[in-house]
């Protein structure tokens, strides 16, 4: 020392991405009251107009251009006069090398820290000694001349603190130690004596000058240490490294030169490339670190670009000089001028950075004796919310919780004490008045002291005192007025504080990450509300943090990224026991230094704070010194346990070479022998009548070595296998002896290194890339088959890679055990075979502690530690490109970036899935019976059609479904005609004419007119019902959304499952229970078990049916009695039956068997029924966004003279066609005719209807009975008996059509059912395929009911007759349990790969083109400096007067910038074309991978 979001269905861990924090010389958006303090071109070291930024001294000098005063002349204008104040220009002195700016260059010539010796130093300070005497010039000025200008030339005059000699020399310098050399300048103030005509001398004070010594400060030089990235930069260097000598410098030095030597630097990173001013410090961080180097301070570098020197104490000089270059300006075209990276300011660039301000009042600097002058240093002001700090925009009270806004469940809530109102206050701002600190030095006067001859000048000190303010009438203070003038910005899905409405509808848009938006968006936009901060708030950019995500503090490498394929080994790192010494490291003390500022602590000053300021601490560092001697190092000595050597054994596919053996394949020859062989899922290609295959004999050749053989052995790894011989490496065991740390690890290096591949030469039996053919297939460049070449083998030489794996580097030590096995040795026992046991070296398995994300590892560690090496840092791009190295090539090795994604990946969990496994079930298959699919018809659907053919249902699980009845109605659709508070509900007002009837019109609805005149209650006022009229709230909607919903339903599935509590295990998701052994229809039960229990399901309870009993006995029944045509009646309730209550069945019994003694199973008895007796109802957790908004309910949306409502007609009934479900058939087990039996369950008064009559019939007419165990529908049919038909499109089949009727109904045209006559279609058992059913079932036969006026082949029920078959679970389908794999989780209808096509993006190659900075060679050579020369010129000095010395000038030469030219390498830009890569919505082709992924996958290599 804080974490969070994001990979998953969920989990843990790995790992990246992202966020919350702090910060900034910032910028942008919106907004903006005041003050204080601070900052303000980060970009073009781009170019600059204008002004200012360095002058000063008359007390150095000659002087007097201009100004003022004085004097003189003149009437005046004016002239003269340096006399005075002063002073332009000039000579001279000092300064201009400081101050100010900038960061281009610079990776060391720099900086920081600490040291060092061979130096310089103007002004300043302290000493010592001087300051004597001369000389010659020259600016200014005057005159003349040249030039446009800038400027210059000639002649003449003149001064100095300018210049030059002479003298002197305390120091100084040189020396041969005798000596020699070398200075100076004056100016000002004052004055007593003395001298002088005067000036003055002279004296004194001050300033100055010269020499010298020292100091302070400053500067130059040298060394050590530290200071960015790149090795895809590994070698660099010729003045290079050193020496001697010389030159040069202030000074050491290759600094320069001559000669000599051949060195110097570099893996502890030279050289090269890129980038960069360095530091104090700043930001961040817990710290260690990381990033940065604005402001302030120290150092460095630079001043348009490059070069150079001059002057000077100091420069190679920002506002100096010379040269070259670029640019700009002036020009009379001949020539000139310039340098804001000083302060302002301008243009340009840019996202972006201020005034052409005031003052020298203060601080500081330059000059001066001073006054003073100069100072864009500085101090102030101005601009900018750029930053930091402070203040304000009001305070109290105030509920009718106002109005308005927003929301609403319509009740209300919220804005909100907020406002208004009332009572107060007045900071800031505005107005008015007062008003600072910063300023006391210098100066003046007085006193004292010093100097002096001096009361003078000067200096010191002290007292008094005049003047001086840019800021600025500013800070501050006071007064009056008045809530008056002063709030915004961002956000509100999670992270992350803060939610609603409307709009929008994958659009518009948002987004830091995850992600929002496809009609109910807390995520877009707006509003209301809220949250956060507040004169600011957000965004962007950037740094650190979080990130232990480069891990020193503080990470990892079996499977997540990561152990080099293996060994040997130099450097390096590390190193056993002991003694002595040392003191490099280390530790401790002292001391120097670590600038100031900053940070921190304690104080002080501004009202506070920011800010300023005093003191302290700190500055973790470096140096010097003293001490210690444990540890490390070093040196020396000793030791034996590490390591090694010797001796003796042992095992072994360890390696190399040579020889040799048998089996097998193939081939060849011959014999026997005949038609096939071979091959496959099935085939074919292939071989064979020219004799294969088979078989026998013989031969050839190559390769590999069965059994032994093994979790076995050996080797460093790769790897090694018949047997024998030769050569050879290593290991291990035993006991002793010897050496004496000789060791471990190992970057670079060296060696080995499977297979494939390459080169040369052999060899070649089998196998076999490529290739060919045959199959398979939609295709099949594959899998399968037949062939077959490289290759596989040998020798030599390369290659150097593998999933080269234990995915686990090497060495050492320590830390429970158990079991097996290989090699060696010991002990005990045994006669022996051998057994037991101990030990050591290997090799396997299990396992404690511990570790691990888990899986797992576990003395052979992945445990606990030490030493050394290698490697990793998200996925993709990519082990790729470029460059280098290696290679004959293939290629290997080293190894990026742009761009792109928010994941990629590991282990484990639960599911789901598998053309994985095991167990089990189901009319699932099989075994059977009957169908469908073919025909006609019915019905539903699709499609088509239509004004409309209303709508919904769509694999199973839509399709005789919603619809248990479409002619009207229904009806939702269409056409047309109407109505608008409405067909229907509630409320309000008015009327009282209810109802109803009639007439006109109309298709009807409706509309117009007429008649008519009510019921109930009453407190007599009226109220209610009903109707009419009116008004507005509202009604209404089969309009949309079943993906907003409730409810209901289907389905998996009547499948046996689905869960919970507690406990336990696991970091966790989860597991356990529920798994296992049996058993069951069943998670049914039993046993076992870290589980023990429980719930929803199963079963049971319920209904029905099968048996019995009891009760009851009409409308039912009838045994016996009586009676009848008849249970008709009397009688009876035994029976049947009815309908209520009970009983009964439970593996209960017995016996047997199986099983584990259980559960249970098999068989049996008994029983009406036997193993849930049959049937029904009953449907767990859930799945399918399954179905339904058109049953009903309902949110939101939509319509409101219509999407509502009424009416008529039409449509839902269409018809080339396709499908589903059915009816009837195709006939003789039948059709037809006649006769004769036996049901059950319903239903019926708007009804069922007996019976009678009529009709051929549908039916009609009359009509008893029955509100039903009473009457009726009602005839059951198949069956049975008899007859007929005789295998045909028929006496089968009945469609279709014609005609005639019946019934229902307002109405049968579109569009009903039925009857009769006639007609008599298809169809002769149905392709691929497919459905139902396991017993009273299938099949077959009829009966009833709902709906309903009418309409049944549909649906729901009822009974009659009444089978066949099930070996069995391999296969198909569905399901359950366990297990396994998984890259699936939208869950295999999953996931996912590559080419191709298209768009976009970045990138490699590329004929080239173009630019850049360095390098090398040559040419050329400005300015300047050094050297050489002397035809030229010259004041001081010397001179023998000729000249000399010296200087100037010129020429030559060396070095030398820019420049020119040639070359090699490097870096960038660009380039037709081209290569791959990434990405993109639903493109194309296939299906490679994930399951045994349908040929197991993967690695290396070749094709």
């Nucleotide at each position: 020392u804080a974490g969070a979001g994001u990979u998953u269905g969920a989990u843990c861990a790995u790992g990246g991405c992202u966020c919350a924090g702090a910060u900034u010389g910032a910028a942008c958006g919106c907004u903006g009251g005041c003050g204080g303090a601070a900052u303000g071109c980060u970009u073009u070291a781009c170019a600059c107009a204008u002004g200012c930024a360095a002058g000063u001294c008359g007390a150095g000098c000659g002087g007097c251009a201009g100004c003022g005063c004085g004097g003189g002349g003149g009437c005046a204008a004016c002239c003269c006069u340096g006399g005075c104040g002063g002073c332009g220009a000039g000579c001279g002195g000092c300064g201009a090398a400081c101050g100010g700016g900038u960061g281009a260059g610079u990776a060391a010539c720099a900086u920081a820290u600490c040291g060092g010796a061979a130096c310089g130093u103007a002004c300043c300070c302290u000493g010592u000694c001087g300051u004597g005497g001369g000389g010659g010039a020259u600016a200014a000025c005057u005159a003349u001349c040249c030039g446009a200008a800038a400027g210059g030339a000639u002649a003449g005059c003149u001064a100095a603190u300018a210049c030059c000699g002479c003298a002197u020399a305390c120091g100084a310098c040189c020396u041969g130690a005798g000596g020699g050399u070398g200075a100076a300048a004056g100016c000002g103030g004052g004055g007593g004596a003395c001298c002088g005509u005067a000036a003055g001398g002279c004296c004194u004070c001050g300033c100055g000058c010269g020499a010298u010594a020292g100091g302070a400060g400053c500067g130059g030089c040298c060394g050590a240490u530290a200071u960015c990235g790149g090795a895809u930069u590994a070698g660099c260097u010729a003045g290079u490294u050193g020496g001697u000598g010389a030159g040069g410098u202030a000074a050491a030095g290759g600094c320069u030169c001559a000669c000599c030597a051949a060195g110097g630097c570099g893996a502890c990173g030279a050289u090269c490339c890129g980038u960069a001013g360095c530091u104090g410090g700043u930001c961040u961080g817990a710290g260690a670190g990381g990033a940065c180097g604005a402001c302030c301070a120290g150092c460095c570098a630079c001043a348009c670009u490059g070069g150079a020197a001059c002057u000077g104490a100091g420069a190679c000089a920002c506002g100096g000089u010379c040269c070259a270059g670029a640019c700009u300006c002036c020009u009379a075209c001949g020539g000139g001028a310039g340098g804001c990276a000083g302060c302002a300011g301008u243009g340009g660039g840019g996202a972006a950075u201020u005034u052409u301000g005031g003052a020298c009042a203060a601080u500081g600097g330059g000059g001066g004796c001073a006054a003073c002058c100069c100072u864009g240093a500085u101090c102030c002001a101005g601009c900018c919310a750029u930053u930091c700090c402070g203040c304000g925009u009001g305070a109290g009270u105030g509920a009718a919780g106002a109005a308005g806004g927003c929301c609403u469940u319509c009740g209300g809530g919220u804005u909100g004490u907020a406002a208004a109102g009332c009572u107060c206050u007045u900071u800031c701002g505005g107005c008015a008045g007062g008003a600072a600190c910063g300023a006391a030095a210098c100066g003046g006067u007085g006193g004292c002291c010093c100097c002096u001859a001096a009361u003078a000048c000067g200096g010191g000190u002290u007292a008094c005192u005049a003047a001086u303010g840019a800021c600025g009438g500013u800070a501050c203070c006071u007064g009056a007025a008045g809530a008056a003038g002063a709030a915004g910005c961002a956000c509100c899905g999670g992270c992350u504080a803060a939610c609603u409405a409307c709009g929008u509808g994958c659009c518009a848009g948002c987004a830091g990450c995850c992600g929002c938006g496809g009609u109910a968006a807390u995520a877009c936009g707006u509003a209301g509300g809220g949250u956060g901060c507040g004169a600011g708030c957000g965004u962007u950019a950037a740094u650190c943090g979080g990130a232990a995500u480069u891990a020193c503090u503080g990470g990892g490498c079996g499977u997540a990224a990561a152990g080099c394929g293996u060994g040997c080994g130099c450097a390096g790192g590390c190193g056993g026991u002991u003694c002595u010494a040392u003191a490099a490291g280390a530790c401790a003390g002292a001391u120097g230094u670590g600038a100031a500022a900053u940070c921190c602590c304690c104080g002080g000053g501004c009202u506070u704070a920011a800010c300023c300021u005093g003191g302290g601490a700190a500055c973790u560092g470096c140096g010097u010194u003293u001490g210690u001697g444990a540890c490390u190092g070093u040196a020396g000595g000793a030791c034996u346990c590490g390591a090694g050597u010797g001796u003796g054994g042992c095992a072994g596919a360890g390696g190399g070479g040579g020889g040799u053996g048998g089996a097998a394949u193939u081939c060849c020859a011959c014999g026997u022998g005949u038609a096939g062989c071979a091959g496959u899922g099935a085939a074919a290609u292939g071989c064979g009548u020219a004799g294969a295959g088979a078989u026998g004999u013989g031969g050839a050749g190559g390769a590999a070595c069965a059994c032994c053989g093994a979790u076995g052995g050996c080797g460093a790894a790769g790897g090694c296998a018949g047997c024998c011989c030769c050569c050879u490496g290593g290991g291990u065991c035993a006991a002793c002896a010897c050496u004496g740390a000789c060791g471990c690890u190992c970057a670079u290096g060296c060696a080995c290194g499977a297979a494939a591949g390459c080169g040369u030469g052999g060899g070649g039996a089998g196998c076999a890339a490529a290739c060919a053919g045959g199959a398979u297939u939609a295709g099949a460049u594959a899998c399968c088959c037949u062939g077959g070449u490289a290759g596989u083998c040998c020798a030599c030489g390369c290659c150097c890679u593998a999933a080269a794996c234990g995915a686990u580097g090497c060495g050492a030590a320590c830390u429970a055990g158990g079991u097996g096995u290989u090699g060696g040795g010991g002990a005990a026992g045994g006669a022996g075979a051998c057994u037991u046991u101990c030990u050591u070296a290997g090799u396997a398995c299990c396992g404690c502690a511990g570790c691990u994300a888990a899986c797992g590892c576990g003395u052979g560690a992945a445990g606990u530690u030490c030493g050394c090496c290698g490697c990793c840092u998200g996925g993709g791009g990519a082990g790729u490109a470029c460059g280098g190295u290696c290679g004959c090539a293939a290629g290997a090795u080293u190894a990026a970036a742009a761009c792109u994604c928010a994941a990629a990946g590991g282990a484990a969990u639960u599911g789901a899935c598998g053309g994985g496994g095991g167990c089990c079930c189901g009319c699932a298959c099989a075994a059977g019976c009957g169908g469908u699919g073919g025909a006609u018809g019915a019905u539903g659907u699709g499609g088509u059609u239509u004004a409309a053919u209303u709508c919904g249902a769509u694999g199973c699980a839509a399709c005789g479904c919603g619809a248990a009845a479409a002619a009207c109605c229904u009806u939702a659709c269409c056409u047309g005609g109407g109505c608008u508070u409405g067909a229907c509900a509630u409320c309000c007002c008015g009327c009282g004419c209810u109802a109803u009837c009639c007439g006109g019109u109309g298709a009807a609805a409706g509309u117009c007119g007429g008649a008519g005149u009510u019921c109930c209650c009453u407190u007599c006022g009226g109220g209610g019902a009903c109707g009419c009229g009116g008004u507005g709230a509202c009604a209404g909607g089969u309009g949309c959304u079943g993906c907003a919903u409730g409810g209901c339903u289907g389905u998996c599935g009547u499948c046996a499952g689905c869960u919970c509590g507690u406990g336990u295990c696991g970091u966790g998701a989860g597991a356990u229970g529920u798994u296992g052994g049996g058993u069951u229809a069943a998670g049914u039960c039993c046993c076992g078990c870290a589980a023990c229990g429980a719930g929803c399901g199963c079963a049971a309870c319920c209904c029905u049916u099968g048996c019995c009993a009891u009760u009851a006995g009409u409308u039912g029944c009838c045994a016996g009695c009586a009676u009848u045509a008849a249970g008709u009646u009397g009688g009876g309730c035994a029976c049947u039956c009815u309908a209520a209550u009970g009983g009964g069945a439970c593996c209960g019994c017995u016996u047997g068997c199986c099983g584990a003694u259980a559960a249970g199973g098999c068989a049996g008895a008994g029983g009406a029924a036997g193993g849930u007796g049959g049937g029904g109802a009953u449907g767990a957790c859930g799945u399918c966004a399954a179905g339904u908004c058109c049953g009903c309910a309902u949110g939101a949306c939509c319509c409101u003279u219509a999407c509502g409502u009424c009416c008529a007609g039409g449509g839902c009934u269409a018809c080339a066609c396709a499908c589903g479900u059915c009816c009837u058939a195709c006939a003789a087990u039948g059709g037809c005719c006649g006769g004769u039996a036996c049901a059950a369950a319903u239903c019926g008064u708007c009804g069922c209807a007996a019976g009678a009559g009529u009709g051929a019939g549908a039916a009609c007419u009359c009509a008893a009975g029955c509100u039903a165990a009473u009457c009726g529908c009602a005839a059951a049919a198949a069956a049975c008996c008899g007859g007929u038909c005789c295998c045909a499109g028929u006496u089968c089949g009945g469609a279709u059509u014609g005609g005639g009727g019946u019934c229902u109904g307002c109405a049968a045209c579109u569009c009903g059912a039925c009857c009769c006559c006639a007609u008599g279609a298809a169809g002769u058992u149905g392709g691929a395929a497919u459905c139902g059913c396991u017993a009273g079932u299938a099949a077959u036969c009829g009966c009833g009911g709902a709906u309903c006026a009418g309409c049944a082949u549909g649906c729901c029920g009822c009974g009659g007759u009444g089978a066949a078959u099930a070996c069995g679970u391999u296969c198909c389908c569905g399901g359950g349990c366990c297990u396994u794999g998984u890259a699936c989780a939208c869950a295999c209808c999953g996931c996912c790969c590559g080419u191709c096509a298209c768009g976009c993006c970045a990138u490699g190659g590329g004929a080239g083109u173009u630019g850049g900075g360095g390098c090398c060679g040559c040419c050329g050579g400005a300015a300047g400096a050094g050297g050489c020369u002397u035809a030229g010129c010259u004041a001081a000095c010397c001179u023998u007067c000729g000249g000399g010395a010296a200087g100037c000038a010129a020429g030559c030469u060396u070095c030398g910038a820019u420049g020119g030219u040639g070359g090699a390498a490097c870096c960038g830009a660009u380039g037709a074309c081209u290569g791959g890569g990434g990405u993109g919505a639903a493109g194309u082709c296939g299906u490679a991978a994930c399951a045994a992924g349908g040929u197991a996958a993967c690695c290396g290599u070749a094709a």